[in-house]
Order: sequence, then structure tokens, then C1' cells
RNA sequence: GCGAUUGUAGUCUAGCCUGGUAGGACUUCAGCCUUCCAAGCUGAAAGCCCGGGUUCAAAUCCCGGCGAUCGCA
Repeated sequence: GCGAUUGUAGUCUAGCCUGGUAGGACUUCAGCCUUCCAAGCUGAAAGCCCGGGUUCAAAUCCCGGCGAUCGCA
């Protein structure tokens, strides 16, 4: 330099092909329970790598950029 795969919350991950309310687990916080703690129960906070395009509507499709992994040279 060329190509392939990939990027979703603090962490892990589903959803992407086939566009239609972003879901689950852990963590954190609050409450309940308990003599206290742990466990358990309830609730809450927190996310689609960045920019643009298409569309009534984009995590999803298209283009560009950035990062990661792999391959070729």
C1' cells in the first nucleotide's frame, strides 16, 4: 500500500441479513427485607465509534473517516 472482519451503557452481549418503542446480564445508586452484613425482592441511572447521504422513519441500508483484529504484498 491492498483486502477481509469488526466497533452497542463502566464491563460482557442480543438486535443488523429482512429499517418501525434499543433488550438482557454484571456493576453502581435508592428503597424493602434483616438486630447488622450477605443473599433475596422492587425501582432508578447509564449505550448504538465519528461525519454525511437515502427514507415518513436508520443501531440496521449507502459513502467517507477513525480505532481494533487478521491476511496479502
Molecule: transfer RNA
Organism: Microcaldota archaeon